[in-house]
RNA sequence: AACCGAUAAGGGCAAACCCGGAGUGAUCCGGGGACGCAAAGGAAAGGGUCUUUUGCAGAA
Numbered sequence: 001a002a003c004c005g006a007u008a009a010g011g012g013c014a015a016a017c018c019c020g021g022a023g024u025g026a027u028c029c030g031g032g033g034a035c036g037c038a039a040a041g042g043a044a045a046g047g048g049u050c051u052u053u054u055g056c057a058g059a060a
Base pairs, nucleotide, nucleotide: 012037013036017032018031019030020029021028022027
């Protein structure tokens, strides 16, 4: 002097699968793992679905 660089770095979450554990079950917890996600990250609030016990009603 030229070129590159914030359109970055630092990071976060985490599938399938495996191991251990809890539960009647849906599912959940811990560890490993790394398909992926700028929202599948973080915060707050409100719903939906699923499973099971009991009760009520209806149908057969």
A computed fold for a 60-nucleotide RNA from Candidatus Brocadia pituitae, annotated as c-di-GMP-I riboswitch aptamer. The source organism's lineage runs through Bacteria, Planctomycetota, Candidatus Brocadiia, Candidatus Brocadiaceae and Candidatus Brocadia. The coordinates come from a structure-prediction model, not an experiment, and the mean pLDDT is 79. The sequence was found by an Rfam model in a public genome assembly. It matches the Rfam family "c-di-GMP-I riboswitch aptamer". Rfam links the family to the GO term cyclic-di-GMP binding.